[in-house]
Context: one part of a larger RNA
RNA sequence: CGUUGAUUCUUGAGAGGAGUCAUUCCUAGUACGAGAGGACCGGAAUGAACUGACCUCUGGUCUGGGAGCUGUCGCGCCAGCGGCACCGCUCCGUAGCUAUGUCGGGAAUGGAUAACCGCUGAAAGCAUCUAAGCGGGAAGCCAACCUCAAGAUUAGGAAUCGUUAAGACCCGUGAGAGACGAUCACGUUGAUAGGCACUAGGUGGAAGCGCAGUAAUGCGUUGAGCCGAGGUGUACUAAUUCGUCGAUCCUG
Repeated sequence: CGUUGAUUCUUGAGAGGAGUCAUUCCUAGUACGAGAGGACCGGAAUGAACUGACCUCUGGUCUGGGAGCUGUCGCGCCAGCGGCACCGCUCCGUAGCUAUGUCGGGAAUGGAUAACCGCUGAAAGCAUCUAAGCGGGAAGCCAACCUCAAGAUUAGGAAUCGUUAAGACCCGUGAGAGACGAUCACGUUGAUAGGCACUAGGUGGAAGCGCAGUAAUGCGUUGAGCCGAGGUGUACUAAUUCGUCGAUCCUG
């Protein structure tokens, strides 16, 4: 820009992906074979590599968080804190992101076939799978499974709404999204983010005070205090108002 307004839901021309392999068990120590050995067919299980999704578990990370420790500077001093030192160092760790973790996938099935195996059968009184005709037969082909898909310019279809203005944008609050656009959620008829309350969870027993001890320190108050990217609730704050675009037919 087109698809002759818009919203939602769709059809599927077409395109892409996937397609793998091994071992063990049963059938069966059967068929076969003098023996040694040892099946087809059919059924089941377990894996390898590859691949999709996810984070309950096992781990990793986690410059949000909690605790401990050192040096130094500061808060007048003690105590308690704060700044800097690679996040100062160390231990642990939520959300998120993750693999080595968890769950799933390859299939079954149908159709047409290749090599090949057949039936009936003449030319050619026989024979012959072929000349007419009819079957079987592959990890391969076409479907089936998963994904995209009407710029499929042949631009499809349905429902609903619409000049009594449908709908979209702009703007704002944001994240299941993200370089920016875009996408998605929400905008007071509101839980979108922040705050606040509670909480799964993390850390691991705060400060102060009391007691014991000369003291270091320990014990009690105390599963304390602090945190809580997750969850639930709650209009306290901010999503206010205004604005922009926007669809009949004919002719030139």
Annotation
This is a predicted structure of a 252-nucleotide part of an RNA (large-subunit ribosomal RNA, domain VI) from Candidatus Lloydbacteria bacterium CG22_combo_CG10-13_8_21_14_all_47_15. The sequence was found in a public genome assembly. Taxonomically the source falls in Candidatus Lloydiibacteriota (Bacteria, Bacteria candidate phyla).